This is a predicted structure of a 71-nucleotide RNA (transfer RNA) from Candidatus Azambacteria bacterium RIFCSPHIGHO2_02_FULL_52_12. Its mean pLDDT, the model's own confidence on a scale to 100, is 81. Its Rfam family is "tRNA". Rfam describes the family as follows. Transfer RNA (tRNA) molecules are approximately 80 nucleotides in length. Rfam classes the family as a transfer RNA.
[in-house]
RNA sequence: CGGAGAGUAGUAUAGUGGUAGUAUACAUGCUUUGGGAGCAUGCGGUCCGAGUUCGAUUCUCGGCUCUCCGA
Numbered sequence: 001c002g003g004a005g006a007g008u009a010g011u012a013u014a015g016u017g018g019u020a021g022u023a024u025a026c027a028u029g030c031u032u033u034g035g036g037a038g039c040a041u042g043c044g045g046u047c048c049g050a051g052u053u054c055g056a057u058u059c060u061c062g063g064c065u066c067u068c069c070g071a
Base pairs, nucleotide, nucleotide: 001070002069003068004067005066006065007064010024011023012022013021018054026042027041028040029039030038047063048062049061050060051059
């Protein structure tokens, strides 16, 4: 420099246009002499900007970061 892929909760990871889920972590409660385990509840997220659309995590364009391949 060229090409390809990825960016969603603290972490990991689903979601091909219609209220964003799961696991784990965290907080509270129950249970236990206590801890751990278990159960219930709660908190917390779509990389940034623009466009298309009644409606965008999703489609299009640009930017940023990361990974891989080639030179």